[in-house]
Molecule: small-subunit ribosomal RNA
Organism: Thermacetogenium phaeum DSM 12270
RNA sequence: AAUAGGUGGAGAGUUUGAUCCUGGCUCAGGACGAACGCUGGCGGCGUGCCUAACACAUGCAAGUCGAACGGGGUCUGUGGGGGGUUUUUAACUUUCCUGCGGACUUAGUGGCGGACGGGUGAGUAACACGUGGAUAACCUACCUGUAAGACCGGGAUAACAGCGGGAAACUGCUGCUAAUACCGGAUAGACUAAUCCUGGGGCAUCCUGGGGUUAGGAAAGGGGUUGAACCGCUUACAGAUGGGUCCGCGGCCCAUUAGCUAGCUGGUGGGGUAACGGCCUACCAGGGCGACGAUGGGUAGCCGGCCUGAGAGGGUGGUCGGCCACACUGGGACUGAGACACGGCCCAGACUCCUACGGGAGGCAGCAGUGGGGAAUCUUGCGCAAUGGGCGGAAGCCUGACGCAGCGACGCCGCGUGGGUGAAGAAGGCCUUUGGGUCGUAAAGCCCUGUUGUACGGGACGAAGGGAGUGACGGUACCGUACGAGGAAGCCCCGGCUAACUACGUGCCAGCAGCCGCGGUAAAACGUAGGGGGCGAGCGUUGUCCGGAAUUACUGGGCGUAAAGGGCUCGUAGGCGGUCAUUCGAGUCAUCUGUGAAAGCCGACGGCUCAACCGGAGGACUGCAGGUGAUACUGGAUGACUUGAGGGGAGGAGAGGAAGGUGGAAUUCCCGGUGUAGCGGUGAAAUGCGUAGAUAUCGGGAGGAACACCGGUGGCGAAGGCGGCCUUCUGGCCUCUACCUGACGCUGAGGAGCGAAAGCCAGGGGAGCGAACGGGAUUAGAUACCCCGGUAGUCCUGGCCGUAAACGAUGGGCACUAGGUGUGGGUGGUGUGAAGCCAUCCGUGCCGGAGCUAACGCAUUAAGUGCCCCGCCUGGGGAGUACGGCCGCAAGGUUGAAACUCAAAGGAAUUGACGGGGGCCCGCACAAGCGGUGGAGCAUGUGGUUUAAUUCGAUGCAACGCGAAGAACCUUACCAGGGCUUGACAUCUCUGCGGACCUGGUGGAAACACUGGGGUGCCCCGAGAGGGGAGCGUGGAGACAGGUGGUGCAUGGUUGUCGUCAGCUCGUGUCGUGAGAUGUUGGGUUAAGUCCCGCAACGAGCGCAACCCCUACCCUUAGUUGCCAGCAUGUUUGGGUGGGCACUCUAAGGGGACUGCCGGUGACAAACCGGAGGAAGGUGGGGAUGACGUCAAAUCAUCAUGCCCUUUAUGUCCUGGGCUACACACGUGCUACAAUGGCCGGUACAGAGGGUAGCGAACCCGUGAGGGGGAGCCAAUCCCAAAAAGCCGGUCUCAGUUCGGAUUGCAGGCUGCAACUCGCCUGCAUGAAGGCGGAAUCGCUAGUAAUCGCGGAUCAGCAUGCCGCGGUGAAUACGUUCCCGGGCCUUGUACACACCGCCCGUCACACCACGAAAGCCGGCAACACCCGAAGCCGGUGGCCUAACCCCGGAAGGGGAGGGAGCCGUCGAAGGUGGGGCUGGUGAUUGGGGUGAAGUCGUAACAAGGUAGCCGUAUCGGAAGGUGCGGCUGGAUCACCUCCUUU
Repeated sequence: AAUAGGUGGAGAGUUUGAUCCUGGCUCAGGACGAACGCUGGCGGCGUGCCUAACACAUGCAAGUCGAACGGGGUCUGUGGGGGGUUUUUAACUUUCCUGCGGACUUAGUGGCGGACGGGUGAGUAACACGUGGAUAACCUACCUGUAAGACCGGGAUAACAGCGGGAAACUGCUGCUAAUACCGGAUAGACUAAUCCUGGGGCAUCCUGGGGUUAGGAAAGGGGUUGAACCGCUUACAGAUGGGUCCGCGGCCCAUUAGCUAGCUGGUGGGGUAACGGCCUACCAGGGCGACGAUGGGUAGCCGGCCUGAGAGGGUGGUCGGCCACACUGGGACUGAGACACGGCCCAGACUCCUACGGGAGGCAGCAGUGGGGAAUCUUGCGCAAUGGGCGGAAGCCUGACGCAGCGACGCCGCGUGGGUGAAGAAGGCCUUUGGGUCGUAAAGCCCUGUUGUACGGGACGAAGGGAGUGACGGUACCGUACGAGGAAGCCCCGGCUAACUACGUGCCAGCAGCCGCGGUAAAACGUAGGGGGCGAGCGUUGUCCGGAAUUACUGGGCGUAAAGGGCUCGUAGGCGGUCAUUCGAGUCAUCUGUGAAAGCCGACGGCUCAACCGGAGGACUGCAGGUGAUACUGGAUGACUUGAGGGGAGGAGAGGAAGGUGGAAUUCCCGGUGUAGCGGUGAAAUGCGUAGAUAUCGGGAGGAACACCGGUGGCGAAGGCGGCCUUCUGGCCUCUACCUGACGCUGAGGAGCGAAAGCCAGGGGAGCGAACGGGAUUAGAUACCCCGGUAGUCCUGGCCGUAAACGAUGGGCACUAGGUGUGGGUGGUGUGAAGCCAUCCGUGCCGGAGCUAACGCAUUAAGUGCCCCGCCUGGGGAGUACGGCCGCAAGGUUGAAACUCAAAGGAAUUGACGGGGGCCCGCACAAGCGGUGGAGCAUGUGGUUUAAUUCGAUGCAACGCGAAGAACCUUACCAGGGCUUGACAUCUCUGCGGACCUGGUGGAAACACUGGGGUGCCCCGAGAGGGGAGCGUGGAGACAGGUGGUGCAUGGUUGUCGUCAGCUCGUGUCGUGAGAUGUUGGGUUAAGUCCCGCAACGAGCGCAACCCCUACCCUUAGUUGCCAGCAUGUUUGGGUGGGCACUCUAAGGGGACUGCCGGUGACAAACCGGAGGAAGGUGGGGAUGACGUCAAAUCAUCAUGCCCUUUAUGUCCUGGGCUACACACGUGCUACAAUGGCCGGUACAGAGGGUAGCGAACCCGUGAGGGGGAGCCAAUCCCAAAAAGCCGGUCUCAGUUCGGAUUGCAGGCUGCAACUCGCCUGCAUGAAGGCGGAAUCGCUAGUAAUCGCGGAUCAGCAUGCCGCGGUGAAUACGUUCCCGGGCCUUGUACACACCGCCCGUCACACCACGAAAGCCGGCAACACCCGAAGCCGGUGGCCUAACCCCGGAAGGGGAGGGAGCCGUCGAAGGUGGGGCUGGUGAUUGGGGUGAAGUCGUAACAAGGUAGCCGUAUCGGAAGGUGCGGCUGGAUCACCUCCUUU
């Protein structure tokens, strides 16, 4: 490099209006010795007290050997003796004594085994475990091999017997006896010890061979043949097996455990052990361990493995296997090859049981089982047939080890609950737009199959080297036959994540919820149903672990602003380290060897029908150790080098530091002079100072502090920090030179030093300033901001403190990686010199490229690219708090948690909105004006109140003369009362009656109820009678009608408002990770996003404008009902008439105005200014026209409409009442208060409308409203109709009036069925308040305001309201600072329900966890002392004592040895004491957290209304204020601004 094979990593939801990032929380996966809920057919294989190492009834779990021994018992064989019976021998039966056997049995002595097997995990952080070594420092019964041996003796003692004690357990004394029990002696070339000689070996201590001397020590028999083997015995060596001990390495947490240690470290002598050793002891020395974590505390059996994971890793140690530890708790030894001994012993303690109260017995963490605990874990089963174990020569016995069975879906695996066909798409359920859809080929029906099931029949392997025998499981597995779809399906989920949707019920309730979150009347999120999705004898839930989480990052993270760089420097340990050469070969690499047990795991193969499961080989076991080799790199050693570093020499700049001296300006104070009434201070004031002479001013003096200008965007220092001048001492830095040293370096845990301000201690000093404090203001208050004073302090000396936004929020060092420009300090070159230019080194700024970054931004002074070292971070709050430690005089600093709680807290950027931010610009927004409102009376609407009802709606602008363009009845929706119930109204069906229809009576307020009369049509059948039908009316029944009942927050439609404001968007392109930006910003301009220019934009849409209507001018056409110039005529003088259509006018069409022309300004543009012409000039005036959207804006009562509610009533009819009430309050108006006026008389001129259920003339009557009258008019004809203000004349003369007209009385008129509640008008009379209106507030910029009248809609009648019309007809606008609203750009933001926002702290209430606390109660481990069991060890007078020794004839004595007793050391439990650590509790107390609507304020976010924040001090109900120093993570930039504004 190629080929082939294997293996191999997924994310999502949730912070925002949206975005990117950071970051936590949560989910999808797998697993389990599980548990719980619902459900449950079968089989196989596994598995089953995780809690109380809590307590245990009962049975069983370790015995065996008679071939070690004596004895006993039963049976039996065979002898001897005696008695008895019998007449006797004999025999026999029987009995007694005695001998020798045999079989079986077994209490005791003895041997082997009870140290294995089985259980549990308490303790243990340890050489306990794992792994690899060591043992030259050791042991090993039974087994194997080799060599040799077993000779001669002795004395006891259980059993047993006798006599006792005791309730029992048990036991005393006396006597007898055996052994493979015990003892003495002999022998032993091997063994042990000492010593001598000599050889070899080893890493050290040492090991080992040969030889000599001395000393020491063995033995057991049994059965069985009569002699062989066999089973044993003794000594020694060797093997095997099993163990003991030592060492390297490895695997938990806490440093809020930092110092530990007295046999403690070493040595020497001695003791002890199988064995080394301080294991023990005496003496000597003073060591040993520890930041590479000793000591202490907490937790925990360890491993093979198991779960998870791509891996690295993380978690775990149940079953199986290895090791360890333990056996009621603590201590102890004995025996033994082996124990300090689970089913042995002794002692102590607790507990349980027995007892005659004197004493005794016991230990399930063996198998079953019981109680208890617990969410929870099984049968008091069968068998030794197999495997294995103990004993035995063997037969065999024992074996809850084990083999099996039982129970539990606890797990894994397999199977089944049927298959095919079957559309009228059945019935039924659910939904429905009523058509249908869906459950659904699903069912039924028809045709099959037989797993499983049931019954019957057959029937194993497992059992051996060969033959026989032997099976708990088990008549099981398996095989065959028959029967028959027959007996066998549930659980969870369906808002997103996440696969699966509808209906009903419920109505922030009930409930759900893993996270986000659902539920307040249309819930796919709750509950039920139908349907659907998933899995399936299971399914869900809970718990735990790993994963996802690269969220502790070794693989594989970060620290400018998100959490995170130590305040700075020096420096210890440590980590890292320049060039060349030699060497070693520790790291590193290669290869080999040993080991890495088995099981498990992996890939094949094989066995149970498959699988799970099981089997035999293989791989792997990433490790450790050893051998050999390699030497590039790292490392050790040696030598050399100069570039890192340092030094020398020559220059240089500087507020670097310390000490001493010295100078002037200014403030204040004191003295004196001049001088007089104020000064001072503020937004404005006041407190304060001043006639006792201030301020001002001049001179003199005192004292302290700080050093203007220079001054800088500058310099120096490690940081803090450093500023007049001079001197002395002193640190660092830069440049040049290349002479010296020769890696001497970098970083730096601990440590040490330095370290602003404030603060503390002691002593000085004290001018100014100035916490606290006092006073004055401000204010609702003002513990503040402002003012007048003022103490600590600020200053000096000495000593503490050790913190800051100690910041570049950026640790230090080295190297590399485009530039441009400024500045400070050097050097070199060039230039005659100055200036300048070029080059270079160090420092310090700005801009900017690549690159980096979440973005902002950084960018040779990196936040780029790399290396080295240190510090630090791991969600927010709790909290830099508590406790503990250390430091400090104190203040406090440093180190630094947890409970609990939240689903976020954050960073950067985006779009908006907002600002008591900025810029530009509009608008009757202000200003300038004119007239009003707010005061009066009345009208009208509203609130409130009242009421049987005062129906309902509208509520800041944008409700309130609004819906209502017209409530006496009606309207009418409200109230009271009286009625109706298929209904007042619509459609349909069935049915009775009746043509339809017309017209009465009675009761009644009416509705209504009851009851009469007249009248008979049309079509068909039929002669007729009669019947049927359509239609109509009426009665009954049923579907249904009806509702101004609810929801405008379920809706359509319509409307208001911002706003006639100039904006709102899109396509493509471009930029940005993205939200988004650009376009739309900018320069001009406009009424305008209007237009022009520019521009990464180019275009386009909805808006603007224009097009439409009215109006202003002209023309054309037309000429009655309009008009009358000219002509004619007529007069009772009116276009009346003829005539005409010129004019006015009417109403249709057209023209006209476009910045078109001229001048100026401007970029030559757009446009603006001025002018000409013109009826009109820069959108001429007015109207209609309202972008995307906002306000859950308004309306369910115009209408429409979903859903809900009502159905003899919430429907409907009627009468009457109410909507008209009235202490009050507000809005909108009318009329006024008067002389610019009132009144009287005369007189002139409109426009636009309306009119047949109508307008209504003349004329008459009436003071008048009005009445009579009826001409004319369907209207350019007639009528309403007079217009009014105006003009002319008169009067009133400043008065509550000849103003004003309310109120009230009387008399009338009109409409209407009806004017009482409750209409309008007229006349007469009455004549109120009111003399121009407080705070405040509204409209209007020209034919406008103001003022004057006229008409219309609604309407029987009713107008100060509304909609229109014309007449008369102004004033003012400097200007944009301010108020309000709006547009554009920009800025800040902690707002996004968008400032009516957000949000802080005290206080009050409830709940929760925690700290402190007089104390109280426990636990743990030590310490000191006391007591001291059992027992080992040591000592021991007297006492007891078979073997062996001595004396003795013997008795006996003595000795050795042993024993009891006693003494001593040690020693468990116990006691006493003072401390340590830890837990619980505790009146009270402290802060903290949480909790829809509590109290007080307003601190922060905008310049947050005094910029904020950090440290410190002080004060205050509280947020907080103030002083000093610091930071920018502060807006605005020149003005000016009283405070407050929730």